[in-house]
RNA sequence: GGGGCGUUGGUGAAGUUGGCUAUCACAUCUGACUGGCAGUCAGAAGACCAUGGGUUCGAAUCCCAUACGCUCCA
Repeated sequence: GGGGCGUUGGUGAAGUUGGCUAUCACAUCUGACUGGCAGUCAGAAGACCAUGGGUUCGAAUCCCAUACGCUCCA
């Protein structure tokens, strides 16, 4: 330098033909049970979907560029 894959709450992941309030687990907070902890149950908060553009009535999803990470080739 070139090819491929990836980037989604604090962490790890899902998201099949583009379609309304982006899902799950753990973690966090609140309440109940308990003398307390742990644990269980109920509920809550938390993601400009890497950044910037483009296509479209509509984009996490399609296209382009850039940044970062992994990998292969030179």
Predicted 3D model of a 74-nucleotide RNA (transfer RNA) from a Flavobacteriales bacterium. The organism belongs to Flavobacteriales, within Bacteria. Its Rfam family is "tRNA". By type it is a transfer RNA. The sequence was found in a public genome assembly.